[in-house]
Transfer RNA from a bacterium, 73 nucleotides, folded computationally. The sequence is in RNAcentral, with records from ENA and MGnify. The prediction has a mean pLDDT of 82.
RNA sequence: GCCGCGGUAGCCAAGGUGGUCACGGCACUGGUCUGAAAAACCUGGGAUUCCGGUUCGACUCCGGACCGCGGCA
Repeated sequence: GCCGCGGUAGCCAAGGUGGUCACGGCACUGGUCUGAAAAACCUGGGAUUCCGGUUCGACUCCGGACCGCGGCA
C1' cells in the first nucleotide's frame, strides 16, 4: 500500500423487515433477607465511534474519516 472483518453503557455482547421501550451477562445504586456479612431475590440508572448523503423517518442503507483485528504484498 491492497483486501476482508469489526466499532453498541465502566467491561463483554445480541440484534439490524428502516418506525413502540435497543435483548442479555458482569459491574454499579437502592431495598428484602442476616446478629453482621457473603450468596440469593427484587428494584433503578446508564449505550449505537465521527462527518456527510438517501428517506416522511437511520443504530440499521450508501460514501468518507478515525481506531482495532486478520490476510496479502